[in-house]
């Protein structure tokens, strides 16, 4: 130097015929226990890596650039 994957809640993933984003564990709150956990209900928590561009609307399609991982040379 080149190619390619991947970058959505604290973590670990969903959402790929574009129509205003969800699920698991955590975290908090009730509720159960003589008590803890667990099990149940509930809430709350991201606006989707940056920046730009198509479009009436993009996480979702395009291009820059970055961070991670493979590969190539």
């Nucleotide at each position: 130097g080149c190619c390619g994957a991947u970058u959505u809640a604290g973590c670990u993933c969903a959402c790929c015929a574009g129509g205003u984003a969800g699920a698991g564990c955590a975290g908090c709150a009730c509720c159960c226990u003589c008590g803890u956990a667990a099990c149940g209900u509930g809430c709350a928590g991201g606006u989707a890596g940056u920046u730009g561009g198509u479009u009436c609307a993009a996480g979702u399609c395009c291009a820059a650039c970055a961070a991670u991982c493979g590969g190539c040379u």